[in-house]
RNA sequence: CCUGCGGGAGAGACCCCGCCGCCCGCACGGCGGGGCGCCGAAGGCGCAACCUCCGCCCGGAAACGCUCAGGCAGAAGGACCGCAGG
Numbered sequence: 001c002c003u004g005c006g007g008g009a010g011a012g013a014c015c016c017c018g019c020c021g022c023c024c025g026c027a028c029g030g031c032g033g034g035g036c037g038c039c040g041a042a043g044g045c046g047c048a049a050c051c052u053c054c055g056c057c058c059g060g061a062a063a064c065g066c067u068c069a070g071g072c073a074g075a076a077g078g079a080c081c082g083c084a085g086g
Stems, first nucleotide, its partner, number of pairs: 001086007012036001014035008037072003043068001044066003050060002
C1' cells in the first nucleotide's frame, strides 16, 4: 500500500412545479427540475503547530478552517479504529 470482515458521526423523510404508477378522487410511492436551510469523517483547497535544516528557502503536514465536490429517512458512501491475509 492492497483485499476481506466488523464497528463508524453529523445535518430538512423541507417547500414548489412537472411527469409516471395507483386511484372516481384525495392520499401514497418513484423520477426530473427549481428554491431556501443545514452537515463534514470520501476527495479537494487553505492556514499552520510541527517535521526537514546550523539557519533561511524549497518540500511534507491535521480530525483545524473553507464547503468546490459529496451528503442531510433508509440504502449506498464514510475519515478513523479493530481483526485476518497478501
Glycine riboswitch aptamer from a Gammaproteobacteria bacterium, 86 nucleotides, folded computationally.
Lineage of the source: Bacteria > Pseudomonadati > Pseudomonadota > Gammaproteobacteria.
Its mean pLDDT, the model's own confidence on a scale to 100, is 80.
It matches the Rfam family "Glycine riboswitch aptamer". Its family is annotated with glycine biosynthetic process in the Gene Ontology. About the family: This family represents the bacterial glycine riboswitch. The literature on the family includes a 2004 paper in Science by Mandal et al., "A glycine-dependent riboswitch that uses cooperative binding to control gene expression".
It was read from a public genome assembly, where an Rfam model found it.